This is a predicted structure of a 1448-nucleotide RNA (small-subunit ribosomal RNA) from uncultured Magnetospira sp. Its mean pLDDT, the model's own confidence on a scale to 100, is 84. The sequence is in RNAcentral, with records from ENA and SILVA. Its Rfam family is "Bacterial small subunit ribosomal RNA". Its family is annotated with ribosome and structural constituent of ribosome in the Gene Ontology.
RNA sequence: GUUUGAUCCUGGCUCAGAACGAACGCUGGCGGCAGGCCUAACACAUGCAAGUCGAACGAGGACUUCGGUCCUAGCGGCGGACGGGUGAGGAACACGUGGGAACAUACCUUUUGGUACGGAAUAGCCCUUGGAAACGAGGAGUAAUACCGUAUGAGCCCUUAGGGGGAAAGAUUUAUCGCCAAAAGAUUGGCCCGCGUUAGAUUAGCUAGUUGGUGGGGUAAAGGCCUACCAAGGCAACGAUCUAUAGCUGGUUUGAGAGGAUGAUCAGCCACACUGGGACUGAGACACGGCCCAGACUCCUACGGGAGGCAGCAGUGAGGAAUAUUGGACAAUGGGGGCAACCCUGAUCCAGCCAUGCCGCGUGAGUGAAGAAGGCCUUAGGGUUGUAAAGCUCUUUCAGAUGUGAAGAUGAUGACAGUAGCAUCAAAAGAAGCCCCGGCUAACUUCGUGCCAGCAGCCGCGGUAAUACGGAGGGGGCUAGCGUUGUUCGGAAUUACUGGGCGUAAAGCGCACGUAGGCGGCGUAUUUAGUUAGAGGUGAAAGGCCUGGGCUCAACCCGGGAACUGCCUUUAAUACUGGUAUGCUUGAGUACGGAAGAGGGUAGUGGAAUUCCAAGUGUAGAGGUGAAAUUCGUAGAUAUUUGGAAGAACACCGGUGGCGAAGGCGGCUACCUGGUCCGGUACUGACGCUGAGGCGUGAAAGCGUGGGGGAGCAAACAGGAUUAGAUACCCUGGUAGUCCACGCCUUAAACGAUGAGUGCUAGUUGUCGGGAGGUUGCCUCUCGGUGACGCAGCUAACGCGUUAAGCACUCCGCCUGGGGAGUACGGGCCGCAAGGCUAAAACUCAAAGGAAUUGACGGGGGCCCGCACAGGCGGUGGAGCAUGUGGUUUAAUUCGAAGCAACGCGCAGAACCUUACCAGCCCUUGACAUGGGACGUUUGCUUACCAGAGAUGGUUUGCUUCAGUUCGGCUGGCGUCCACACAGGUGCUGCAUGGCUGUCGUCAGCUCGUGUCGUGAGAUGUUGGGUUAAGUCCCGCAACGAGCGCAUCCCUCACCCUUUAGUUGCCAUUGGUUCGGCCGGGCACUCUAAGGGAACUGCCGGUGACAAGCCGGAGGAAGGUGGGGAUGACGUCAAGUCCUCAUGGCCCUUACGGGCUGGGCUACACACGUGCUACAAUGGCGGUGACAGUGGGCUGCGACCCUGCGAGGGGGAGCGAAUCCCAAAAAGCCGUCUCAGUUCGGAUUGUUCUCUGCAACUCGAGAGCAUGAAGUCGGAAUCGCUAGUAAUCGUGGAUCAGCAUGCCACGGUGAAUACGUUCCCGGGCCUUGUACACACCGCCCGUCACACCAUGGGAGUUGGUUUUACCCGAAGAUCGUGUGCUAACCGCAAGGAGGCAGCGAGCCACGGUAAGGUCAGCGACUGGGGUGAAGUCGUAACAAGGUAGCCG
Repeated sequence: GUUUGAUCCUGGCUCAGAACGAACGCUGGCGGCAGGCCUAACACAUGCAAGUCGAACGAGGACUUCGGUCCUAGCGGCGGACGGGUGAGGAACACGUGGGAACAUACCUUUUGGUACGGAAUAGCCCUUGGAAACGAGGAGUAAUACCGUAUGAGCCCUUAGGGGGAAAGAUUUAUCGCCAAAAGAUUGGCCCGCGUUAGAUUAGCUAGUUGGUGGGGUAAAGGCCUACCAAGGCAACGAUCUAUAGCUGGUUUGAGAGGAUGAUCAGCCACACUGGGACUGAGACACGGCCCAGACUCCUACGGGAGGCAGCAGUGAGGAAUAUUGGACAAUGGGGGCAACCCUGAUCCAGCCAUGCCGCGUGAGUGAAGAAGGCCUUAGGGUUGUAAAGCUCUUUCAGAUGUGAAGAUGAUGACAGUAGCAUCAAAAGAAGCCCCGGCUAACUUCGUGCCAGCAGCCGCGGUAAUACGGAGGGGGCUAGCGUUGUUCGGAAUUACUGGGCGUAAAGCGCACGUAGGCGGCGUAUUUAGUUAGAGGUGAAAGGCCUGGGCUCAACCCGGGAACUGCCUUUAAUACUGGUAUGCUUGAGUACGGAAGAGGGUAGUGGAAUUCCAAGUGUAGAGGUGAAAUUCGUAGAUAUUUGGAAGAACACCGGUGGCGAAGGCGGCUACCUGGUCCGGUACUGACGCUGAGGCGUGAAAGCGUGGGGGAGCAAACAGGAUUAGAUACCCUGGUAGUCCACGCCUUAAACGAUGAGUGCUAGUUGUCGGGAGGUUGCCUCUCGGUGACGCAGCUAACGCGUUAAGCACUCCGCCUGGGGAGUACGGGCCGCAAGGCUAAAACUCAAAGGAAUUGACGGGGGCCCGCACAGGCGGUGGAGCAUGUGGUUUAAUUCGAAGCAACGCGCAGAACCUUACCAGCCCUUGACAUGGGACGUUUGCUUACCAGAGAUGGUUUGCUUCAGUUCGGCUGGCGUCCACACAGGUGCUGCAUGGCUGUCGUCAGCUCGUGUCGUGAGAUGUUGGGUUAAGUCCCGCAACGAGCGCAUCCCUCACCCUUUAGUUGCCAUUGGUUCGGCCGGGCACUCUAAGGGAACUGCCGGUGACAAGCCGGAGGAAGGUGGGGAUGACGUCAAGUCCUCAUGGCCCUUACGGGCUGGGCUACACACGUGCUACAAUGGCGGUGACAGUGGGCUGCGACCCUGCGAGGGGGAGCGAAUCCCAAAAAGCCGUCUCAGUUCGGAUUGUUCUCUGCAACUCGAGAGCAUGAAGUCGGAAUCGCUAGUAAUCGUGGAUCAGCAUGCCACGGUGAAUACGUUCCCGGGCCUUGUACACACCGCCCGUCACACCAUGGGAGUUGGUUUUACCCGAAGAUCGUGUGCUAACCGCAAGGAGGCAGCGAGCCACGGUAAGGUCAGCGACUGGGGUGAAGUCGUAACAAGGUAGCCG
């Protein structure tokens, strides 16, 4: 950072840091110091890595100045047990640390003593001989510091204490080096012990030389190390045995530390040397460059036989992501040999390769604004790259050149190396990259791309405006490096010792008893094990830390110090813990006296009810449901009465009452029995708490018994319903089972989701069982239970709160992301079975989760409103027509609008135009705008003709000749032409937008500031009680105020009044009159149109809470918002519109632009919406002729006259309009028709006309005559309306040449009904549940189908490892034998002693056979699991999820 709309918490995942023997990608100047096969303990060509001594010995050879010198195969001595490599094995006295006793120790040091006399061989060499070779065989002869004997023996060893045994070597020449024995030292090594040292219990038992003893053997040495006998031990839950893994340590790395991880380089120890076994020699080995045997592999071979072992240094192949030269030198340090010179030394010192790491240096410095050019961006102005560059002035580190030239070397000797260093020289000259720029995380723009290509550590980017992909510019970071990958620690308190948790997030065993263990009351004494302190020893060096020093600094190196938190020994202290001893009573328990109780077990017993049986009465239904049916019933049910039978359960009492450890326990009685509480007295004397294993108990369901019982209920099952289906919910039946006995099972949401125990920490109130007291219908105190509320405190919150989830202590159990999975396992234990307990991994996801918040939603609840329902009136839906839409058709039927909120909508008016569509014909800087150049002069109007459908093209008549002027074709304008920038687009995107609009909704809501509450999201306010049309007002209240909405303000109508003003309006009084307000006159009235007043619950009564308000009344033109309008909060619908307009981006550019003619938008089997006209008598027709109000009028309205049946036509007054005109209002009234497809209805059609217009064919309206369709009040369904409203009647206007049933407006006539809020719809407020938050059109489960992945089972099969038994038994040492052979000694000899070969025995490697254990690989088929795109079927869960859900 990441779960959410947001929040807090839990919890995982991920990142930033450091490190590395690293690798990979891009890049790469120098130097110093370090490092460099982590993989195949895989196989190795070649060279080198251990020799030396002639002063032990004979012999051979070379040279010779004959003096001698040198070389060396062999014998002999010392060394090859060190040094160097590697980490396979090993979980162990291997290592670390600290101790110990029964030992050895070549060379070295010290000391003592000795070094005498003999002997027999043998290699080399020579001869013969075998073999390919390796290598031998035989014979002759020979030396020694090789071998053997004797003597001596201070000291040494053995001893039966008498005694016995046992050594040596010389060399060379005058002095040394050697040799032998012994003692001591030093050094090194062997052995033993305490403690420490990985994981697994799905490894719980292991062990026969095993444990101990005795005798013997063996070893340098203790020891079952080995052997015989005896005993039966030894180890193990404090983890034996087994399995897996691993060299250990100093250290390294990380970390604040504790801790974790690690064990390259350097140092100590161990182990190993092709694999396994074995010994020999030796002071030392069971021996890396020795031997023998076995095995595998490689090589040589004449096929008979032989040879070999780089885990030494280089190097090769192989493996691998990956790790260097077949270098130089013994100059230094060290080692071996030697008296020494010296020789050997791939130890070592150096060099080479590699940015592998650490450290240092450089790639230049100063100045330099015209802020150059170029690049990039741009709002086109500029900004940025950027003082950066160029230019100018300097410097020379490094690299280069030349010269000089160390230290390392005590006297000589220098591989490194002509190296380091120093001096001089030249020139800015030769030297910069990598990663990143969405957040975490420092750093932003543009273009390209368009869920593509791609990125990605996590979250996540990309579907046409990507700071996330790719390029570029710019920026950030680090720098000879930078990134990536891998690994470790950290962050991670995410295993929590330091330092976590368990009511609901993961987590308390279902409950008790109890073993081991852990912990444990008060006092005294003692001990000093733990503990604390001091001292001593040890804790290697290096490393780390501090300090000082040396390389110019640093890295690096050197000196000193502290430290090494550990172990051992010792001394002291004695509080605490422990041990021992002895007391105490408060913890615990016992006895005594009371008490309550569904505590448990056994036996008996009671009534009600259900069912069944029998009988009576009685008759047609009963039963059941939402409604039904299956079912029962005329063979008599149900109902009712009586009697009987059976089984099971115990109404009322009954209660957050009681009892029990939990599960659980309920009629009554008796018996047996457990526990608890209270009271006061006595006793025991810590006897206690907890409790791994263990043992017991443990609801329901289930299992067993040739068990019993069976009324009711009731899985399975059957039938009936419901349904799309209904293997369900509902109904009718019904078997296991439920009950009893005995035995199993052992699990539950076995829950208080809260382990047990003890102590402490405010209270209030109810209740159960005891006790004490009092002022006794009650009250107070106290002990033990059981509830409610609540302080402190705790908690993420919810909540808990003396019955803790508070504060502490003790002990046990359990947890560590979700899923996979409480699953798998021929793992184990239990079970008759079902199954239970224990309990993984691969794989997969970035979450899963808890609590609370705000919304939304609910087939949740409450309150309220609205023509929402209801009550009414009139319609629609049926008919014809008009109009819009869908669909279809078409060249085109342009486009948009789509539930309400598209559909008489955009369109206030498509014949052309409009027009965007189609066909055809034309134009291309364009019909329109701006700019450049050239030309023309000009310009505008007009007549006529030709071609054409027209656009257009061509010709032509006439009249005028644009403006300014410095008079210049100079400037502007205009026209034509040219080239380019551009114009143009009703083309796309309303999901890029502005603006405008619809809708919820004129619904009453939506918010803010401050304060307060809450960790927080948020809450409060805005909720509550009333009230209102209203979040309207009042009251109350941790709120107090405020804003946008409501209301008011605005317009209009209703107007009695009043002011002003009287023409075109009006006429009361008075005149005139042609009788018409016509005229004079007047402005009183009406009216007109400006302003004011008037209505505010103001007044009265009632009610309400003394409120707000409500109800009634008075007055008034108007009464409680007087009617209507305008006015539309925060927001919702990615609602509508790019085709009003504007506009980003994209697209077209002789066309998707422009012009024209004609066509289309008017089509027509159908379907829908909105209307008109009707179906008739509340009417039609004829007559009559009364009463409005808006509004419009000059390209106009047009009186009046004439004319036509009429639409209309011809004249034409008046009027730019309170004056004139449109203009006739219509319903009304009177008469007639008399219920019919009509004297209703008017569609359709024919025909003749009129008007508008360039033009009525497609496609206008109207008139006359004729024609006279459907239709007799409309199914399901559905719409409007609450008063001057509905209904009905006409009138005007916009658009408009013409065209109106539409739209907008005007007046006339003028109702009915509303009990009421149960229901439908919409909305508001409060509350509740939620797994929803793109918010129920939500979420989400399981099967099936498909693809992929890992995994379980699986007949088997392959391999590793291990055990047991047996067979075989090399080399080897030991033992036995030793008839074969035999130099030293004994013996005169024979012979003996001794030895060797050979043979045998047991032991034993490899190998084999058989039977197991265990771990892996593969495996037809098969099981579930996980993940996938938009598949299929249903709808289980989340709301009362539509049958509450869940656990077993």